Record summary: c-di-GMP-I-GGC riboswitch aptamer from a Clostridiales bacterium, 85 nucleotides, folded computationally. Lineage of the source: Bacteria > Bacillati > Bacillota > Clostridia > Eubacteriales. Its mean pLDDT, the model's own confidence on a scale to 100, is 86. Its Rfam family is "c-di-GMP-I-GGC riboswitch aptamer". Its family is annotated with cyclic-di-GMP binding in the Gene Ontology.

RNA sequence: UAUGAAAAAGGCAAACUUACCGAAAGGUAAGGACGCAAAGCUACGAGUCUAAGGUGCUUGCACUAUGACAGUCGGGCUGCCAUAU
Numbered sequence: 001u002a003u004g005a006a007a008a009a010g011g012c013a014a015a016c017u018u019a020c021c022g023a024a025a026g027g028u029a030a031g032g033a034c035g036c037a038a039a040g041c042u043a044c045g046a047g048u049c050u051a052a053g054g055u056g057c058u059u060g061c062a063c064u065a066u067g068a069c070a071g072u073c074g075g076g077c078u079g080c081c082a083u084a085u
């Protein structure tokens, strides 16, 4: 520098359960492992979810992010191990 086929020292942890926070989406902690070579960080582009507040009206529905998702894809930043040169 390139690559992630095989491996794994060390690492993360889906669903589900419990507690707490939140209007919700969702988050945090503990248990738990479906998986992950960036499943580390970042809402920058696309996408998805929610709709408290706001707006509209046919008055219980529609629209709306300033709220979320990085384990949806891409971009940016950083890093471990192994292999090859």
Base pairs, nucleotide, nucleotide: 001084002083003082004081011036012035016031017030018029019028020027021026034071040077041076042075044074045073046072047069048068049067053064054063055062056061057060